[in-house]
């Protein structure tokens, strides 16, 4: 210097004409002002807000899963711990991690292999017996060595033994328990003891938490209207009185509904109820945009973030406005040309509000900054 990858920020501007949506003004058809995003996206997590529900118990279900802190809250963020991997000047640096528990129980471990977990004898090694005795066969012992496998019951060395084996000892690895010290804590270090395959995005166990529905919520106004027919469930109950084919009062009490997964229980209910099917309406206003809001300064904190002060107002559409055309500028690429320069052509991403907010994830041309890697050249 060039290229690639990752992260962060920014992510076109101006003028004219013609339109679109909202608000304001008046001389009522004109004027003025405002008019998409960092992700408006995916609708994944959490809230605000609204309505419904709200004696209780059990079971089930779902979510979360190292620690402390931040936050309205989160599966978010900050700072740290541990494990694994990479680099290293051996001091550290960087990346990733569903990072509670297989030492609660149960299950599973393909292929290969004799054997895949209260182990196991294929080859080999050792012992014994028989025979046709450098060997073969039979019985037994053995997890040192070989072989298979992702994994063969912790590793190395010594003792020991017929040969061997955590069988014993020393050192070491990992996990758990006890204890002491440090730390708010995860955890770390010392000492002592015990244990030794993997798997919980296998069942499961432990701890903590968990009402439901979403602005098509909900409120108001206007308009419209039918329960024809089919199926199912249900004391289509009892007593008393009266001016008596009816009305009034009382008792028992089903279906059904609520408790928003189920059961019990509780509450409502009080002769109807449920399903199918059919009919009507489907317009307008509100909710609706000023809010955990944005910008700047100061202060506290390692940081996420918080407090105080000052300033600002910044879309509200409903089949869905925020656009089209022309010109100029900026940046980039290609071509031609020149000592400088200039000219021509092309390109400027991803995408587009729908109740609002905080996060996460994903998409993104060009430019700027930061970090890493590679290549080339020079010293």
């Nucleotide at each position: 210097a060039g290229g690639c990858c990752g992260g962060u920020g920014u992510g076109u501007u101006c003028u004219a004409u013609c339109g679109c949506u909202g608000c304001g003004g008046c001389u009522u058809g004109c004027c003025g002002c405002a008019g998409a995003g960092g992700a408006a996206a995916g609708u994944c997590g959490g809230g605000a807000c609204a309505c419904c529900a709200c004696a209780g118990a059990g079971c089930a279900c779902c979510a979360u899963a190292c620690u402390u802190c931040c936050u309205a809250g989160c599966a978010g963020g900050a700072a740290g711990g541990c494990u694994u991997c990479g680099c290293u000047u051996u001091g550290g640096c960087g990346a990733a991690g569903a990072c509670a528990g297989c030492u609660a129980g149960u299950g599973c471990c393909a292929c290969a292999g004799a054997a895949a977990c209260c182990a196991g004898a294929c080859c080999g090694u050792c012992c014994c017996g028989u025979c046709g005795u450098u060997g073969a066969c039979g019985g037994g012992a053995u997890a040192a060595g070989g072989g298979u496998g992702a994994a063969a019951c912790c590793g190395u060395g010594a003792g020991g033994u017929a040969a061997g084996a955590g069988c014993u000892c020393a050192c070491g690895a990992u996990u758990c328990c006890g204890u002491c010290a440090g730390g708010u804590g995860a955890c770390u270090g010392g000492c002592g003891g015990a244990a030794u395959g993997g798997u919980a995005a296998a069942c499961c166990u432990u701890a903590u938490g968990g009402g439901g529905u979403g602005c098509a919520a909900g409120g108001c106004u206007a308009c419209a209207u039918a329960u024809a027919c089919c199926g199912g469930a249900g004391a289509u109950g009892c007593c008393u009185g009266c001016c008596a084919u009816g009305c009034a009062g009382g008792c028992u009490g089903a279906a059904a509904g609520g408790u928003u997964g189920c059961u019990c229980g509780c509450c409502u209910g009080g002769a109807u109820c449920c399903g199918g099917g059919g009919g009507g309406u489907a317009a307008g206003c509100u909710g609706c945009u000023g809010g955990a809001g944005c910008c700047g300064g100061c202060a506290g904190g390692u940081g996420a973030c918080u407090g105080c002060c000052g300033g600002c107002c910044u879309a509200g559409a409903u089949a869905a406005a925020u656009g089209a055309u022309a010109g100029a500028a900026a940046c980039c690429g290609c071509c031609a040309u020149u000592c400088a320069u200039u000219g021509g052509c092309g390109g400027u991403a991803c995408a587009g509000a729908a109740u609002c907010c905080c996060g996460c994830u994903u998409a993104c041309a060009g430019c700027a900054c930061c970090g890493g890697c590679c290549u080339u050249a020079u010293u």